[in-house]
Molecule: Bacterial RNase P class A
Organism: Fidelibacterota bacterium
RNA sequence: CGGGUCAGUCGGAUGGUCGCUCUAAAGGAUAAUCUCCUGAGGAGAGGAAAGUCCGAACUCCGCAGGACAGGGCGCCCCCUAACGGGAGGAUCCUGUAAAUUUGCAGGAAUGGCAAGUGCAACAGAAAGUAUACCGUUUCGAUGCUGAUAUCGGAAUAAGGGUGAAAUGGUGGAGUAAGAGCCCACCGGUACAUUGAGUGAUCAAUGUAGCCAGGUAAACCCCGCCCGGAGCAAGAACAAGCAGCCCAGUGUAGUCCGCGCGUAAAAGGCAGGUAGUUCGCAUGAACCAAACUGAAAAGUUUGGUCCAGAUGAAUGACCAUCGGUCUCAUUUUAUGAGGGAUACAGAAUUCGGCUUACAGACUGACCUGAAUU
Numbered sequence: 001c002g003g004g005u006c007a008g009u010c011g012g013a014u015g016g017u018c019g020c021u022c023u024a025a026a027g028g029a030u031a032a033u034c035u036c037c038u039g040a041g042g043a044g045a046g047g048a049a050a051g052u053c054c055g056a057a058c059u060c061c062g063c064a065g066g067a068c069a070g071g072g073c074g075c076c077c078c079c080u081a082a083c084g085g086g087a088g089g090a091u092c093c094u095g096u097a098a099a100u101u102u103g104c105a106g107g108a109a110u111g112g113c114a115a116g117u118g119c120a121a122c123a124g125a126a127a128g129u130a131u132a133c134c135g136u137u138u139c140g141a142u143g144c145u146g147a148u149a150u151c152g153g154a155a156u157a158a159g160g161g162u163g164a165a166a167u168g169g170u171g172g173a174g175u176a177a178g179a180g181c182c183c184a185c186c187g188g189u190a191c192a193u194u195g196a197g198u199g200a201u202c203a204a205u206g207u208a209g210c211c212a213g214g215u216a217a218a219c220c221c222c223g224c225c226c227g228g229a230g231c232a233a234g235a236a237c238a239a240g241c242a243g244c245c246c247a248g249u250g251u252a253g254u255c256c257g258c259g260c261g262u263a264a265a266a267g268g269c270a271g272g273u274a275g276u277u278c279g280c281a282u283g284a285a286c287c288a289a290a291c292u293g294a295a296a297a298g299u300u301u302g303g304u305c306c307a308g309a310u311g312a313a314u315g316a317c318c319a320u321c322g323g324u325c326u327c328a329u330u331u332u333a334u335g336a337g338g339g340a341u342a343c344a345g346a347a348u349u350c351g352g353c354u355u356a357c358a359g360a361c362u363g364a365c366c367u368g369a370a371u372u
Stems, first nucleotide, its partner, number of pairs: 001368010012321007020044004027037003046343001050354002053352005058230004065256004070226005075089002078086002090110001091108007111221002116219002118215002133160002135156008168186005187211002189208008234278004243269003248260003285304008325337005
C1' cells in the first nucleotide's frame, strides 16, 4: 500500500415558497356551558418502522381456588420490569503459535447414563458385565515315526483380524497357557482433608484394584418457572330489535370446588341497527455531565416534549453546502465536473431476537506485496 472477515456509526444538511395532517395562543358568533368560524406559534415516518419468534406494561374474563396433565428453561455470578436477553468468569472442544499446568482467536442445546427402559447401518465371534473367527495351553482318539496332521472336550482373552469405537496403559511376578489374579508407577473414578475463590471450579495430599463404553437435540429422572385472550383489548353515548333451537354453562384440556341458569342462561340459526367519542401517546422516555463499577449497568443533577392518521397525513419545487467517484494542477492542497444511488413507510407502547441493506467512515483480527 492492497485484499478478506467480524463489530460499530452514518445512511444527507441548511434556508425559502406552496400544499397536506395534528396541536394551539389570541380573537369572533351565540343569552350562554356546549357548539361553530378563524388560526400567531410549534411538530410531523426507521435502524430495522419488517418478521410476529420471545418477554412485559396496559385492558378484560374468572373465586387472581386447588390438583393432574402440558409447556419453557438447565455451568457459576452479576444486570434487567422481565426474557429463550446482556456483561464477566469456569469447564470442554476446534484452529494456530509456543514448548510442557502457556498465549491468541473461534465455538458449545454446558444438570443426570452408577434409577429404569431403549437405540447404534455395514463389518465383525461379539457393540455392554456382550464374546471366541484366527490363535495359545492342555486331555483323549486316529494317524505318523523321529515326524507332525485330523476330530472331539476343557481352559483362555495377553497376540492377530473387523470396526468410528472391542472392558485403562507400561513393566514385573505368577500360570499348563493367560488375565488387575497380584505388585510398582501412571491415568481414571469414588470418598476424605487442606489451600485459593461469593461460586462454577482449580491445585495438593491420602485411602480404596473400585476400572461401571457411546447416546438424554432418545423416552425418562432431578431442579426452577408458567392462568387465558389480546388495542379488531376494552369503555361510554347514539341507533335498532323478530323470532326459533337447546338444560346446561362460566377465556385452551381433565377432575374437584365455587358461581350463574333451568320462567331459557351460555351457545347456535335467523332478522334488524351500526355512527360518534374515548382508549391515543409524559414514556421501565430521550439528551448532556458527574460519580460508582472490570464491564453490562446503576445513581444524582440539569435540560427537552420529539407523529397520532383512520380508505389512512408526514409531500413538491428552488437555492447553497456536501461524502464517494472522475479529470487537471500541485505548496498535498486547490480547481473543475458531478451530486445520496441501498433495504425500505408509523397504526397501543416498550425491551430483546431474527432477517434485508448500495455506499462512506472507524476499530480489531487474518493475509499478499514492497521497504527497513